[in-house]
Context: one part of a larger RNA
RNA sequence: ACCUACGAGUCACCAUCGCCGGCGAGGCUAACGCUCUUUAGAGCGGUACCCGAAGCGAAAGCGAGUCCGAACAGGGCGCAUAGUCGGCGGGGGUGGACGCGAAACCAAGUGAUCUACCCCAGGGCAGGCUGAAGUCCCGGUAACACGGGAUGGAGGGCCCAACCGGUAAACGUUGAAAAGUUUUCGGAUGACCUUGGGGUAGGGGUGAAAGGCUAAUCAAACUUGGAGAUAGCUCGUACUCCCCGAAAUGCAUUUAGGUGCAGCGUGCUGGAUGUCUGCCAGGAGGUAGAGCGACUGAUUGGAUGCGAGGGCUUCACCGCCUAUCAAGUCCAGACAAACUCCGAAUGCCGGCAGAUUGACCAGUGCAGUGAGGGCAUGGGUGCUAAGGUCCGUGUCCGAGAGGAGAAGAAUCCAGAUCACCGGCUAAGGUCCCGAAAUGACAGCUAAGUUGAACUAACGAGGUCGGACUGCAGAGACAGCUAGGAUGUUGGCUUGGAAGCAGCCAUUCAUUUAAAGAGUGCGUAACAGCUCACUAGUCGAGCGGUCCGGCAUGGAUAAUAAUCGGGCAUAAGCUGUUUACCGAAGCCGUGGGAUAUGCAUUAGCAUAUCGGUAGGGGAGCAUUGCGGACGCGCCGAAGGUGGGGGACGACCCCUGCUGGAGCGUCCGGAAAAGCAAAUGUAGGU
Numbered sequence: 001a002c003c004u005a006c007g008a009g010u011c012a013c014c015a016u017c018g019c020c021g022g023c024g025a026g027g028c029u030a031a032c033g034c035u036c037u038u039u040a041g042a043g044c045g046g047u048a049c050c051c052g053a054a055g056c057g058a059a060a061g062c063g064a065g066u067c068c069g070a071a072c073a074g075g076g077c078g079c080a081u082a083g084u085c086g087g088c089g090g091g092g093g094u095g096g097a098c099g100c101g102a103a104a105c106c107a108a109g110u111g112a113u114c115u116a117c118c119c120c121a122g123g124g125c126a127g128g129c130u131g132a133a134g135u136c137c138c139g140g141u142a143a144c145a146c147g148g149g150a151u152g153g154a155g156g157g158c159c160c161a162a163c164c165g166g167u168a169a170a171c172g173u174u175g176a177a178a179a180g181u182u183u184u185c186g187g188a189u190g191a192c193c194u195u196g197g198g199g200u201a202g203g204g205g206u207g208a209a210a211g212g213c214u215a216a217u218c219a220a221a222c223u224u225g226g227a228g229a230u231a232g233c234u235c236g237u238a239c240u241c242c243c244c245g246a247a248a249u250g251c252a253u254u255u256a257g258g259u260g261c262a263g264c265g266u267g268c269u270g271g272a273u274g275u276c277u278g279c280c281a282g283g284a285g286g287u288a289g290a291g292c293g294a295c296u297g298a299u300u301g302g303a304u305g306c307g308a309g310g311g312c313u314u315c316a317c318c319g320c321c322u323a324u325c326a327a328g329u330c331c332a333g334a335c336a337a338a339c340u341c342c343g344a345a346u347g348c349c350g351g352c353a354g355a356u357u358g359a360c361c362a363g364u365g366c367a368g369u370g371a372g373g374g375c376a377u378g379g380g381u382g383c384u385a386a387g388g389u390c391c392g393u394g395u396c397c398g399a400g401a402g403g404a405g406a407a408g409a410a411u412c413c414a415g416a417u418c419a420c421c422g423g424c425u426a427a428g429g430u431c432c433c434g435a436a437a438u439g440a441c442a443g444c445u446a447a448g449u450u451g452a453a454c455u456a457a458c459g460a461g462g463u464c465g466g467a468c469u470g471c472a473g474a475g476a477c478a479g480c481u482a483g484g485a486u487g488u489u490g491g492c493u494u495g496g497a498a499g500c501a502g503c504c505a506u507u508c509a510u511u512u513a514a515a516g517a518g519u520g521c522g523u524a525a526c527a528g529c530u531c532a533c534u535a536g537u538c539g540a541g542c543g544g545u546c547c548g549g550c551a552u553g554g555a556u557a558a559u560a561a562u563c564g565g566g567c568a569u570a571a572g573c574u575g576u577u578u579a580c581c582g583a584a585g586c587c588g589u590g591g592g593a594u595a596u597g598c599a600u601u602a603g604c605a606u607a608u609c610g611g612u613a614g615g616g617g618a619g620c621a622u623u624g625c626g627g628a629c630g631c632g633c634c635g636a637a638g639g640u641g642g643g644g645g646a647c648g649a650c651c652c653c654u655g656c657u658g659g660a661g662c663g664u665c666c667g668g669a670a671a672a673g674c675a676a677a678u679g680u681a682g683g684u
Base pairs, nucleotide, nucleotide: 001684002683003682004681005680006679009237011095012094013093014092016090017089018088019087020086021085022084023083026051027050032045033044034043035042036041055062056061065077066076067075068074098236099235101233105226106225107224108223109222110221116200117199118198119197120196121195122194123193124192125190127159128158129157130155134151135150136149137148138147139146163187164186165185168183169182170181171180202218204214205213206212239619240618241617242616243615244614249262250261251260252259253258263369264368265366266365267364268363269362270361271360274356275355276354277353278352279351280350282349283348289342290340291339296336297335300332301331302330303329304328307325308324309322310321311320312319372397373396374395375394376393377392378391379390380389381388402413403412404411417591418590419589420588422587423586424585428581429580430579431566432565433564437578439577440576441575442574443573444572450568451567458553459552462550463549464548465547466546467545468544469543470542471541479537480536481535482534483533485510486509487508490504491503492502516531520529521528592609593608594607595606596605597604598603620673622670623669625667626666627665628664629663630662631661638657639656640655641654642653643652644651645650
């Protein structure tokens, strides 16, 4: 991992709702007794009790009434009857209460053969080194002290085996081993190691203390019991078909992943409305917008300048001035969720008409939900960030399959009863992959822009279109030829300043076709080149500004790139247009189911039939039992092939095998259906 078997809403009692049945203002027996009977049970007796038939009040009490009250007022609760007993089913309560699962708690016991410490009696430590005290001798001293040499053999002394340990690394890591092996390393006469015996026990021991150890178990051992502890948590929960079909919200909660009530679902019963559309000089309202000399606030510029500040003047008052502040007024402009003189559209309420309904309302049985999410839109928050977060409205996913979007819960199209080798369309597409146009007409793009998704400020004689405007056969624009002079080197400055370092200005005047007291380069300063300006040549358009389309630079992300790919100059972009393809949509043909209405027994018509949690309905299968009826050695059950039927769970027929039991119908009863629980056991 697979197969097989086993494996989870049960039972008792209590009250409640529904269905069925008996009796009915009543209903009913319990224990028990008698009779019958195969032990199951049946019949009869038994009316004790219980429920109901009357309530109201705290009660005395009164009573179809009663209580409050002064009340013959008003109000509360009642009356104008239906119950009760049994069976079955739904859910509830008490119990282990659908199954498995703790970490733990408590009690009684078992453990110190592991290990910690202690007690008693024992055992062990090769070899080598060092050489304390003391002692002796010699020297020395007044005597000591002291010095030297021997001797001596101390030490939690030194080196290093056994022994005890476990420093570092490698290996090992389904190991040779549930802690080891190899190399290396620490102690090795000591607070040493060790043998045997004994002691201390679970909130206890022991601990040179690590929460260590206490039998591979320790921040409270192990065994058994309380015990099926509890688990608002996780997982699992078994056959079929049919109808309907949610929620992820509000309030509250030692509450936030739980629960209660409400909301939303479903079944039953009873009612008589609900929704949509249209209309109405119908009604309420203060949002969007707008406005503010209509309030509250905030606010820009200008004019004026109450008042203040500063300066001048003065003994002081007065007075004068102002690059200052500034009330109010005037002109112009402009802001607000908590501003409003105003003020929609929608929405809400009401009335009438039409359409429609598994729509509406109430009661009652049963639920689930109470983590929501994306998108669009109105907002708050945030950064007018987030696949962010919090509300409102809608929608979809959730619980929705199909087609498009390369792929892709919620984007677009569209809501799957079943079948069909029939048709039409939607979104989206029609060169190939790929079904359908290498369609038509008119433009644009040259960037592979683009054909997917991502840009901008800004830059640019890209190109196409439009508007306005200037110059131009009295010759424009560009090019070419020629001129571009004189007073003068203007004045000043300066070493120099001559058009061209800088400063000044009536930047003037003359000759001219035209020519600046000079546009740029250049020189130390001149010179030189050039421009403006003019003529000639040439011969038809040439400039400027603005608007729009498509392109262009700006353009940057981490493994190798690409529009889904191939590729494409149309197979790109814009506009118009005709065909076609394209889905489980729609239509056609046939079948099934549900509801309703007609008919009624043959059916017909209309509508409907996606679906998680969940509610309801109808069935299939398994094993006993009762009754009736059957099958079986001329072959039951079971096994294994083949064939047929039922929407399905399943059922029937038959070959072979097997070798003794089995089935159908009507009832009644359950140890009654497995794919999952890191399920349990066995097998492979």

Record summary: This is a predicted structure of a 684-nucleotide part of an RNA (large-subunit ribosomal RNA, domain II) from a Salinivirgaceae bacterium. Lineage of the source: Bacteria > Pseudomonadati > Bacteroidota > Bacteroidia > Salinivirgaceae. Its mean pLDDT, the model's own confidence on a scale to 100, is 84.